[in-house]
RNA sequence: AUAGUAAGAGCCAAACCACGGGUAACCGUGGGACGGAAAGCCGCGAGUCCACAUGGGGUGGAUAGUCGGGCUGCCUGUG
Repeated sequence: AUAGUAAGAGCCAAACCACGGGUAACCGUGGGACGGAAAGCCGCGAGUCCACAUGGGGUGGAUAGUCGGGCUGCCUGUG
C1' cells in the first nucleotide's frame, strides 16, 4: 500500500428484561447475545421513524446495527 477467503488475541452488543430520562421516535445504566472487520467517531447526502404545523410548501428531533460519504483504528493474509 492492498484485501477481508480463512483464522483469531482483544473489542462492540440486536431482541428481550429491570431501573431511569423523553410528549414521542428513541436514549442511558445493568443483565443478556442476534449479530458485527469498523456494530469506532461525524446527521454531510439519501432513506426510515417521531412531534408540531399545514390549503400547499414546512419546522424541530431520532436513527451511525438502513445505504452512501468523511476522519481514525485492531488483527490476519499478500506485496